[in-house]
The RNA shown here (small-subunit ribosomal RNA) has 1487 nucleotides and comes from a metagenome.
Its Rfam family is "Bacterial small subunit ribosomal RNA".
The RNAcentral record of the sequence draws on SILVA.
Its mean pLDDT, the model's own confidence on a scale to 100, is 83.
RNA sequence: AGAGUUUGAUCAUGGCUCAGGAUGAACGCUAGCGGGAGGCUUAAUACAUGCAAGUCGAACGGCAGCGCGAGAGACUUCGGUUUUUUGGCAGCGAGUGGCGAACGGGUGCGUAACGCGUACACAACUUGCCUACUACAGGAGCAUAGCCACUGGAAACGGUGAAUAAUACUCCAUGGUAUUAUAAUGUCGCAUGGCAUAAUAAUUAAAGAUCCGUCGGUAGUAGAUAGGUGUGCGUAUGAUUAGAUAGUUGGUGAGGUAACGGCUCACCAAGUCAAUGAUCAUUAGGGGGCGUGAGAGCGUGAUCCCCCACACGGGUACUGAGACACGGACCCGACUCCUACGGGAGGCAGCAGUAAGGAAUAUUGGACAAUGGGGGCAACCCUGAUCCAGCCAUCCCGCGUGCAGGAUGACGGCUCUCUGAGUUGUAAACUGCUUUUAGAUAGGAAGAAACCCUUUCAUUUAUGAGAGGCUGACGGUACUAUCAGAAUAAGCACCGGCUAAUUCCGUGCCAGCAGCCGCGGUAAUACGGAAGGUGCAAGCGUUAUCCGGAAUCACUGGGUUUAAAGGGUGCGUAGGCUGUCUAAUCAGUCAGGGGUGAAAUGCGGUCGCUUAACGAUCGAACUGCCUCUGAUACUGUUAGACUUGAAAUAGGUUGAGGUUAGCGGAAUGUGACAUGUAACGGUGAAAUGUGUAGAUAUGUCAUAGAACACCAAUUGCGAAGGCAGCUGGCUAGACCUUAUUUGACGCUGAGGCACGAAAGCGUGGGGAGCGAACAGGAUUAGAUACCCUGGUAGUCCACGCCCUAAACGAUGUUUACUCGGUAUUUGGACGCAAGCUUGAGUGCCUAAGGGAAACCAUUAAGUAAACCACCUGGGGAGUACGUUCGCAAGAAUGAAACUCAAAGGAAUUGACGGGGGUCCGCACAAGCGGUGGAGCAUGUGGUUUAAUUCGAUGAUACGCGAGGAACCUUACCUAGGCUCUAAUGUGAGUGACAGGUCCUGAAAGGGACUUUCUCUUCGGAGCACGAAACAAGGUGCUGCAUGGUUGUCGUCAGCUCGUGCCGUGAGGUGUUGGGUUAAGUCCCGCAACGAGCGCAACCCCUAUUUCUAGUUGCCAGCACGUAAUGGUGGGGACUCUAGAAAGACUGCCGGCGCAAGCCGCGAGGAAGGUGGGGACGACGUCAAAUCAUCAUGGCCUUUAUGCCUAGGGCUACACACGUGCUACAAUGGUAGGUACAGAGGGUUGCUAAACCGCGAGGUGGAGCCAAUCCCCAAAAGCCUAUCCCAGUUCGAAUUGGAGUCUGCAACUCGACUCCAUGAAGGUGGAAUCGCUAGUAAUCGCGCAUCAGCCAUGGCGCGGUGAAUACGUUCCCGGACCUUGUACACACCGCCCGUCAAGCCAUGGAAGCUGGGGGUGCCUGAAGAUGGUGACCAUAGAGGAGCUAUCUAGGGUAAAACUAGUAACUGGGGCUAAGUCGUAACAAGGUA
Repeated sequence: AGAGUUUGAUCAUGGCUCAGGAUGAACGCUAGCGGGAGGCUUAAUACAUGCAAGUCGAACGGCAGCGCGAGAGACUUCGGUUUUUUGGCAGCGAGUGGCGAACGGGUGCGUAACGCGUACACAACUUGCCUACUACAGGAGCAUAGCCACUGGAAACGGUGAAUAAUACUCCAUGGUAUUAUAAUGUCGCAUGGCAUAAUAAUUAAAGAUCCGUCGGUAGUAGAUAGGUGUGCGUAUGAUUAGAUAGUUGGUGAGGUAACGGCUCACCAAGUCAAUGAUCAUUAGGGGGCGUGAGAGCGUGAUCCCCCACACGGGUACUGAGACACGGACCCGACUCCUACGGGAGGCAGCAGUAAGGAAUAUUGGACAAUGGGGGCAACCCUGAUCCAGCCAUCCCGCGUGCAGGAUGACGGCUCUCUGAGUUGUAAACUGCUUUUAGAUAGGAAGAAACCCUUUCAUUUAUGAGAGGCUGACGGUACUAUCAGAAUAAGCACCGGCUAAUUCCGUGCCAGCAGCCGCGGUAAUACGGAAGGUGCAAGCGUUAUCCGGAAUCACUGGGUUUAAAGGGUGCGUAGGCUGUCUAAUCAGUCAGGGGUGAAAUGCGGUCGCUUAACGAUCGAACUGCCUCUGAUACUGUUAGACUUGAAAUAGGUUGAGGUUAGCGGAAUGUGACAUGUAACGGUGAAAUGUGUAGAUAUGUCAUAGAACACCAAUUGCGAAGGCAGCUGGCUAGACCUUAUUUGACGCUGAGGCACGAAAGCGUGGGGAGCGAACAGGAUUAGAUACCCUGGUAGUCCACGCCCUAAACGAUGUUUACUCGGUAUUUGGACGCAAGCUUGAGUGCCUAAGGGAAACCAUUAAGUAAACCACCUGGGGAGUACGUUCGCAAGAAUGAAACUCAAAGGAAUUGACGGGGGUCCGCACAAGCGGUGGAGCAUGUGGUUUAAUUCGAUGAUACGCGAGGAACCUUACCUAGGCUCUAAUGUGAGUGACAGGUCCUGAAAGGGACUUUCUCUUCGGAGCACGAAACAAGGUGCUGCAUGGUUGUCGUCAGCUCGUGCCGUGAGGUGUUGGGUUAAGUCCCGCAACGAGCGCAACCCCUAUUUCUAGUUGCCAGCACGUAAUGGUGGGGACUCUAGAAAGACUGCCGGCGCAAGCCGCGAGGAAGGUGGGGACGACGUCAAAUCAUCAUGGCCUUUAUGCCUAGGGCUACACACGUGCUACAAUGGUAGGUACAGAGGGUUGCUAAACCGCGAGGUGGAGCCAAUCCCCAAAAGCCUAUCCCAGUUCGAAUUGGAGUCUGCAACUCGACUCCAUGAAGGUGGAAUCGCUAGUAAUCGCGCAUCAGCCAUGGCGCGGUGAAUACGUUCCCGGACCUUGUACACACCGCCCGUCAAGCCAUGGAAGCUGGGGGUGCCUGAAGAUGGUGACCAUAGAGGAGCUAUCUAGGGUAAAACUAGUAACUGGGGCUAAGUCGUAACAAGGUA
């Protein structure tokens, strides 16, 4: 110090979450020791038991108990024992009296307060014990407790009588610097007034004890200590609490108090508090401090210290120096206990302890040794204060669980690329060393010095100093020494990112994890286990809470155009802020001094426990408050002056500024009349509607209401809303010019007041057009809409309400400052004019600067100042409740529960659009021919089946894998068999095991008989079989684990990189623009310059020519020969073959153009503008296809999912689709004759001639390993003949019969031939496909696979050989630019609302049930105050009693507040795959 998370990516906004520290903690797992701390946060709930406040005999009467002594009696072992008497002694129960009990200890209920903190004040006060000083203590007296007697009661507790003491109580005397009264002098003070002095009068005191030392007593003054009271400042939340208050505020008088005071009372006045927050409600003890933080702050108030409050709930007083009293009293109440039922007792929020509550918090311990407190002269007693110990890892600190060596890197585990390696790991074993700690034994503290006793000294008492003695709960503890031995001692969490640390197995959106993001659907580093690793360590994690990070409430230190956020606008109150100069003052401010800021804590130094924690001591600090003195710039205040801010006067200008009255024309509607006839109107198209009873149209006249064309603008005016025909009246503003006047009169503005579009409301008018609602017609799946025809409120006027808008510049008002350009409105100066200049407005562009960016930019969103308003994640929600306003509608104010991890802004790249522009393509159009209808073939779906094996499924599956399923293939089914094995390799070895025959069987297989390898250079080799062993096998799964291959976009023109530049960045630029091209092809321009993969070219075929070569090809010329034929000699001319080369490049010409290039029936040329065709397929997309070509990870299987065999199936068949073939005929069929190819194939082959058969074919065998021989007939074409428009001489399906061929075998299930049969079909609905030239169409030929073939398929070859393209509006696909976007899984996207289901919290609600507070009335204990007091009596004091008032509590009544609950009801939120539509995002299809 930051990090994760919104996005495809980016920046910024913004929330959520994490890493840190902390705790009086709790829980889980684990646990060796010591030191120091801490330990009911909940029920201020209830408490059994014990203890926590006594002491003094030196105040007193006394003597119950214990002891001593003395006296007496009895016994006696003469030591003594025992009984009894005796306050004589040490002492002392109970009692009187004194002091204490008001401290110490506990708790935090109440309290929002002078309670606390801090600083002052008391001239309104008190203070026992203590200190100092002054003065005094004379006399007299009455009681009473205890004790005793009697007596009541269960008890608690009493009652009566008698007698008695005091330092108890009373009276008299004395007395002052005491108190009161009277009046005075001096002095001081902020007011009342204080202080000092002297005077007169009146009033009030005392106690004794004694060890003879002293200790006490009374009055007073002063001090100290402790309190009381008052005041300034500070000290929670809520305004959805705005008014509160009758002793209330003040005065006079009286009472009361220690003291002031409405503290109380009587009378008088009507005040007092409050927006600077009264009152009310809720919450809460406050502070020093503690936690955190850089600090400012925020949170907190355990332990320790100070203050306050409380002591079962409430009230009250008494005593006392002090209490309205924790371990006192009285009363009321609740609760518990005892009881003889009559009545009594009690108060752990003291220490232990118990129950309960709770996640949770300890021993019914020891000691007064120390410190401190009470009493006492003291000894001493008391002290659950305190000091110690016990329990608890609750926290902090320290220590240890060993150290060194040790590699064959052991065993085991785990992992891997697995004959082996890696890791655990120097780890272990083993060797040596050490002994903290634990254990054993032995020694053993400091804390202790006093008081007191003995004694010495000073100086004599007192007092002080010294010496010796006495005293330890903790504790035989700390500590020290010795002994033996590695011996007694390691866990917890985590390992996807944040965040240090990874692999295997299991699981398979299951089980589970999770702080946030998120993991898990068969290869999970995220679940569970293991191995390994990381972190911390006697602890480690989790949970809860606080601070931090969070500048995420921003004082330090934020914002408000678009992210949340400027009030709709103005006027103006309080408040805040405020021009220049002079003087005064010194409140703020600043400086210095003084006081205070308790201690502890924290910080720094030093020191003490072995160290540390912990402790001691010193310092600084405590940022604060008060006070004194000084300074006087600034702010404030007071006084005076000024003119520049502001305003006023005079003159001028300007405008849809406002309001009111009058007037005007156009248009529209309506009415009347006229002309006139069949339509009008309306729409995408229609219909509703109007019209023959005369519409619409046209003309004239009349009338009504509303709005004001042109001018008109990027204009003007106004505070905003808003304002538009013309004229007048009234009225407000702004600006300009020059002077004059006032003299800061200013700015902003919480509340407040006024204005405030449209819609809406009330009353009364008005109503032409338009037009919510409504009706009808259309559209549609529906159409409560969009469109059409009508049409009511309303729109208009007057008056009164409403008070909201995307009331927007989404930009509050005011002032000052900060480059320019340009346009325009309206003033002024100058100028003849053009123009120039000076003000005030209104716009655009732009610099600096700002901004997340878009953008803003003198009209700021820049730089500053003043004031106001507002914001703090999204949803819930501008909702609920409450309140105010309103006639209502509603407006204003304005939450929470719950829920999500986002929501939102700007910009980027894509994709998309029923957005735009440009361009291309057999994309459309123009044509030709098809498909879709028929029959058949073939593939697919479906169905069927034992099986109909599997895969391919929009384009990009469907004559596809398959270039050929009768068996085989074959993967499927049925059946029979095999289990180290069907094949292959290595292989010791064998030499018939092979082969042949027979039996069984469907075959595989099984069994029997039989023959007994070949070659040889004799080394061996070949061949066959082959034990063991090794490597099995799988067309089983996963193409979503993969390689390879392939399809498609698409042969589309794109896809990128380096450097530079621009941008915060994603990215952009380049690649866009202007042209051009088939092309990101090329040219020009340009912050780009270059480059790569693609395009093109290089490659092959083809079109032309040349050269070379000339057999098997060719034959012009020459020769021979034949019936005929390159048949022969020969030839290389030609064709051809197959090698090399040439050729085409917009090269030339003309036009256009800057160029690239385009145009031209150009020239030339075989070919002309990539000549035609092929191969060739960029970055990528579709988790596209293929695990069944092959390869391959993982999983599954192993007498089977492997292998062998036979038969069956893949060929099924109500049906649907795709692709084809053949047709429907005359451009044809049939018959006869006749012509011309190319490219292939051939020895298990092609097969000629010849013969046989109608034919398939058979016989036959020449030739050919092929430019030689064969397949081989080309067909359409051409010629002739016939058919004559028919289901035919078209068409051939189907079926019957007879055959041929292949093959082990044609039944399921082959092809072909012949004869016979002769179905549908007469050109095919919606729709749809191919093709732009040697193309479509049409005709045949060949080949692969193959025994044969279901081939009409596929791949090639040639023959004949068209039509059309105006053009790019539209459909489809694509490219580029641009635009919008809420899409990015990218429109097959996103997404809204109702309804239905489940869950959750919440509002309303007839009611029901509580709670606290206030008010009225009644009652009223103890107590207080007053009155009375016939009774007691000390008789003049006092009291019982009675009575009035107040009062805790109780009762009652009405109302308000608050909480819980509730039939029913309202919306809201959440929830993989529900229903209905499609509202929004693109022009989202009606912006």